[in-house]
RNA sequence: GGAGCCGGCCGGGCGGCCGCGGCUCUGCGGACCCGGGGACGGGGCCGAGGGUCGAGGAAAGUCCGGACUCCACAGGGCAGGGUGCUGGGUAACACCCAGGCGGGGCGACCCGCGGAAAGUGCCACAGAGACAGACCGCCCCCGUCGCUGACGGCUCGCCGCCGGGGCGGGGGUAAGGGUGAAACGGUGAGGUAAGAGCUCACCAGCGGCCGGGUGACCGGCCGGCUGGGCAAACCCCACCCGGAGCAAGGCCAAGCAGGGAGCGGGUGGCCCGCCCGAGGCUCCCGGGUAGGCCGCACGAGGGUCGCGGCAACGCGGCCCCCAGAGAGAUGGCCGCCGCCGGCGGCUCGGCCGCCGGCACAGAAUCCGGCUUACAGGCCGGCUCCUCCC
RNA sequence: GGGCGCUUAGCUCAGCUGGCAGAGCGUCGCCCUUACAAGGCGAAGGUCGGGGGUUCGACUCCCUCAGCGCCCA
Numbered sequence: 001g002g003a004g005c006c007g008g009c010c011g012g013g014c015g016g017c018c019g020c021g022g023c024u025c026u027g028c029g030g031a032c033c034c035g036g037g038g039a040c041g042g043g044g045c046c047g048a049g050g051g052u053c054g055a056g057g058a059a060a061g062u063c064c065g066g067a068c069u070c071c072a073c074a075g076g077g078c079a080g081g082g083u084g085c086u087g088g089g090u091a092a093c094a095c096c097c098a099g100g101c102g103g104g105g106c107g108a109c110c111c112g113c114g115g116a117a118a119g120u121g122c123c124a125c126a127g128a129g130a131c132a133g134a135c136c137g138c139c140c141c142c143g144u145c146g147c148u149g150a151c152g153g154c155u156c157g158c159c160g161c162c163g164g165g166g167c168g169g170g171g172g173u174a175a176g177g178g179u180g181a182a183a184c185g186g187u188g189a190g191g192u193a194a195g196a197g198c199u200c201a202c203c204a205g206c207g208g209c210c211g212g213g214u215g216a217c218c219g220g221c222c223g224g225c226u227g228g229g230c231a232a233a234c235c236c237c238a239c240c241c242g243g244a245g246c247a248a249g250g251c252c253a254a255g256c257a258g259g260g261a262g263c264g265g266g267u268g269g270c271c272c273g274c275c276c277g278a279g280g281c282u283c284c285c286g287g288g289u290a291g292g293c294c295g296c297a298c299g300a301g302g303g304u305c306g307c308g309g310c311a312a313c314g315c316g317g318c319c320c321c322c323a324g325a326g327a328g329a330u331g332g333c334c335g336c337c338g339c340c341g342g343c344g345g346c347u348c349g350g351c352c353g354c355c356g357g358c359a360c361a362g363a364a365u366c367c368g369g370c371u372u373a374c375a376g377g378c379c380g381g382c383u384c385c386u387c388c389c
Numbered sequence: 390g391g392g393c394g395c396u397u398a399g400c401u402c403a404g405c406u407g408g409c410a411g412a413g414c415g416u417c418g419c420c421c422u423u424a425c426a427a428g429g430c431g432a433a434g435g436u437c438g439g440g441g442g443u444u445c446g447a448c449u450c451c452c453u454c455a456g457c458g459c460c461c462a
Base pairs, nucleotide, nucleotide: 001385002384003383004382005381006380007379008378009377010376012337013336014335015334016333017332018331020054021053022052023051024050025049026048028047029046030045032043033042034041035040056360060371061370063369064368065367066366067365068245069244070243071242075272076271077270078269080241081240082239083238084237085099086098087097088096089095100113101112102111103110104109114236115235119234120233121230122229123228135177136176137173138172139171140170141169142168143167144166145165147164148163149162151160152159153158154157185203186202187201188200189199190198204226206223207222208221209220210219211218212217249294250293251292252291258285259284260283261282262281263280264276265275266274301320302319303318304317305316306315307314308313338358339357340356341355342354343353344352345351346350390461391460392459393458394457395456396455399414400413401412402411408445416432417431418430419429420428438454439453440452441451442450
């Protein structure tokens, strides 16, 4: 200098003017209510002025997990759903950290993860055969031939014998060919009629023993010789899950018109159990309202320091208060600076001027994650190649 | 705000216990008719909403994104 990997962070800054929402203060203004004979006092509402606070890393998708509320303080079984290497973290998780094994990459590093020798099912087409088989080929045996070669015999065209070939039958063989995504452990040697873990060496897999580790797993020795893939198919094993959701739920005010059906009800697929309960409850049709308050923002909260831990994280000290409503507030203009792109000029390896642009997107009960979108930029650690000293 | 469902030919829908993507209407061509309609015969027309994964193989199974629709005081 080039190419790349991983992690963290920012996501415009400053000033001026105008504007929006919440809270609070006021010897301010306005209409109203209450008390009082009155003077006046009290109360909230609206407005004005002052003070203070006011979106995000994803506020998003609603994909997971919780808190909270109601149903019972959510209990048992079946069904159903979810997660899936091991250990730890956490309120919990499908998240995070550390480790193990396998795969990819020269490497930094990245990706994946229970069980297929418990059972069932599927593996289209092709192929002989998809978990059980002989199509071609190879080999052995038997029979047969108006096929054929060598040798021997003679009565000279027949016989005998040893082979080869064709056809038929029986058998062995999964080493080879071919099909397929996948073909019965792989390579080599011995062995055999031909072959084959049939035997041996190494490797992969399985089982047993010993040692190490909390464990996943790793190392060594021995044994027999091996049993396809799919569980994001049913399933098995281990663990977890009751249901609904702030439009949950509670209180107040206003208004209306009742009628019908059912008999238990408790928002769940079923059963049990438990609780509540009869001038009570559920469902349907019809009628009325479209208001206020709470929940609702101090929380598994944030910052910093110390300690423990490899880390995720935990514990302790100090400091801080940090949006919040209702059909829903954060915006606009100007100036300077920053970054990017284009054009033009020049005393051009740079400077100046002009123009344009600066994302994705916006809280709505609240947290912890994941995923997705995102102009541009900063910082830290590491790897490979090349060059120079 | 919360919960749930759907996306397949131009339109309306099947297919989804994985193996060639189908039906009806519509379009086009031919026949029939003087002509049109109806009818008969035939044909064309598909990124199965987009992307990724599991698998030998995905419309179907899993994840993610987009669009559309329904319900809840």